A computed fold for a 351-nucleotide part of an RNA from a watershed metagenome, annotated as small-subunit ribosomal RNA, central domain. The RNAcentral record of the full RNA draws on SILVA.
Context: one part of a larger RNA
RNA sequence: CUGGGCGUAAAGCGCACGUAGGCGGCUUUGUAAGUUAGAGGUGAAAGCCCGGGGCUCAACCCCGGAAUUGCCUUUAAGACUGCAUCGCUUGAACGUCGGAGAGGUGAGUGGAAUUCCGAGUGUAGAGGUGAAAUUCGUAGAUAUUCGGAAGAACACCAGUGGCGAAGGCGACACACUGGCUCACUACUGACGCUGAGGCGCGAAAGCGUGGGGAGCAAACAGGAUUAGAUACCCUGGUAGUCCACGCUGUAAACGCUAAUCACUAGACGUUAGUUCAGCCAAGCUGGAUUAGUGUCGUAGCUAACGCGUUAAGUGAUUCGCCUGGGGACUACGAUCGCAAGAUUAAAACUC
Numbered sequence: 001c002u003g004g005g006c007g008u009a010a011a012g013c014g015c016a017c018g019u020a021g022g023c024g025g026c027u028u029u030g031u032a033a034g035u036u037a038g039a040g041g042u043g044a045a046a047g048c049c050c051g052g053g054g055c056u057c058a059a060c061c062c063c064g065g066a067a068u069u070g071c072c073u074u075u076a077a078g079a080c081u082g083c084a085u086c087g088c089u090u091g092a093a094c095g096u097c098g099g100a101g102a103g104g105u106g107a108g109u110g111g112a113a114u115u116c117c118g119a120g121u122g123u124a125g126a127g128g129u130g131a132a133a134u135u136c137g138u139a140g141a142u143a144u145u146c147g148g149a150a151g152a153a154c155a156c157c158a159g160u161g162g163c164g165a166a167g168g169c170g171a172c173a174c175a176c177u178g179g180c181u182c183a184c185u186a187c188u189g190a191c192g193c194u195g196a197g198g199c200g201c202g203a204a205a206g207c208g209u210g211g212g213g214a215g216c217a218a219a220c221a222g223g224a225u226u227a228g229a230u231a232c233c234c235u236g237g238u239a240g241u242c243c244a245c246g247c248u249g250u251a252a253a254c255g256c257u258a259a260u261c262a263c264u265a266g267a268c269g270u271u272a273g274u275u276c277a278g279c280c281a282a283g284c285u286g287g288a289u290u291a292g293u294g295u296c297g298u299a300g301c302u303a304a305c306g307c308g309u310u311a312a313g314u315g316a317u318u319c320g321c322c323u324g325g326g327g328a329c330u331a332c333g334a335u336c337g338c339a340a341g342a343u344u345a346a347a348a349c350u351c
Base pairs, nucleotide, nucleotide: 004322005321006320007305008304012319014201015200017198021194022193023192025088026087029084030083031082033081034080035077036076037075038074039073040072041071042070049065050064051063052062053061054060091191092188095184096183098181099180103177104176105175106174108172109171110154114150115149116148117147118146119145120144121143125136126135162169163168206247207246208245209244210243211242215241216240220236221235222234223233258318259317260316261315262314263313266296267295268294269293270292271291272290273289274288275287276286277285278284279283300307301306324351325350326349333344334343335342336341
C1' cells in the first nucleotide's frame, strides 16, 4: 500500500414462516472457556536468514546465533466475549379505547350491457372495410317495442388514492376472519434480528376429473391485401377464458434495488389518526406529532445516469448471489411432475 462487488455493466432467491447456525439492549456479583501478560517445557537434524571460520576464490564444508509466529503445563489479570447469577425497561410481545381500508373465505342479492329464444310493428337491405368480399336477410334480416333465458364482467365514484408478505385485490349487503395504525399507559421482562436445509403461498398459460359456456378468442376455415402473406384487416370459429377439486411452480414474479436496526439539512403535496390554539356552533384556518405514500432537493455517494430520512448516504448483523462472450436458463446424472416441463448443473471446443 492492498484486502472486490450485486438499481442500469455478471450478480438480491417471486414472497413469507421457520429449524440448526450466526449475531444480539442496560445492569450486579461470581467464574475464568475465549482473551491478555509472565515463567517453564517442547517445537529433531539439515535447509532458509544473520555473524564468523576452513579448502588459493567460489560452489561446498564447519561453528555460533536468530527463527521455528505452534502446542502443552503453570502463575496472574478480570476490561471485552462466553457461562452462571441479582435486577431494569428503552427492544419485543400482550392489554384497553378508537380509526381507515378493492386484505382473505363463504353464501346471497342487484342493475346496465351482450347474445339467444318467443311475440308485435315493419320492408329490403344489413354487416364490414382504406376499399371490398367472405357472411346474414323475402323461409322476413337490420331497426324498433314487449316478454323470457343464459353466462361473464361490475360503468360513473376512481385519485402517482387504499389494502396485502409477494402473487394480487374494485357492484351491494351479510356471516366468519388476518394484518396495520393513533392514543393511553397497566402487565411480561430481552421473550429479539437473520435464517442453510425445510414447510407454505405463488399472475397468466398449461394438465386431470366433473360441470358451465353469453361475450371474447390461440388452433382452424374462408374473404381480402400482397410479388408471395402460413401475418397485420374482415367474416366465422374450437380449446381456453368461468365454477369445484387436484396438479403444475414459472414471469420484464420489476423499485430490474434481500431482511432488520440506528444515525444524517430541508421544501411542497397526499392518505389515516392524535393533539393544541384561533375564529360564532356546523365547520374552517394555523401549529405540533405518529404511521404510510409521492415530487423536488442539501451533505454524501455514484463510471455516469441518477439516489438522496421510503438512500443507491453513514454504520451494524444475517442470508442469497456474481467472477469474460459463446457453447448453455444446455448435455449427462439426480429430485419433482400425469404430461408439458421445472429445479440442480458441467465439459470439450471456440473468440